[in-house]
The RNA shown here (transfer RNA) has 75 nucleotides and comes from a Microcaldota archaeon. The sequence is in RNAcentral, with records from ENA. Rfam family: tRNA. By type it is a transfer RNA. Lineage of the source: Archaea > Nanobdellati > Microcaldota. Its mean pLDDT, the model's own confidence on a scale to 100, is 81.
């Protein structure tokens, strides 16, 4: 220079392929229960403009294009 992934809750991810009632899980914070207490355990709540811009579309995390940015490979 070239070409392939990857970015979605504090953290480690699922969802994208086939747009539509898909904002989700585990973990974690906070509150309460239990339990002398603690830790487990249960319960409830916090939480995200899904990497930035733009464009198609009644609808976009999901299709395009352009950049950041990480990561293999080639040369």
């Nucleotide at each position: 220079g070239g070409g392939c992934c990857c970015g979605u809750a504090g953290c480690u991810c699922a969802g994208u392929c086939u747009g539509g009632u898909c904002a989700g899980a585990g973990u974690g914070g906070u509150u309460g229960g239990c339990u002398u207490u603690u830790a487990a355990c249960c319960a409830a709540u916090c939480g995200g403009u899904c990497g930035a811009g733009g464009g198609u579309u009644c609808a976009a995390a999901u299709c395009c294009c352009u950049c950041c940015g990480g990561g293999c490979c080639c040369g």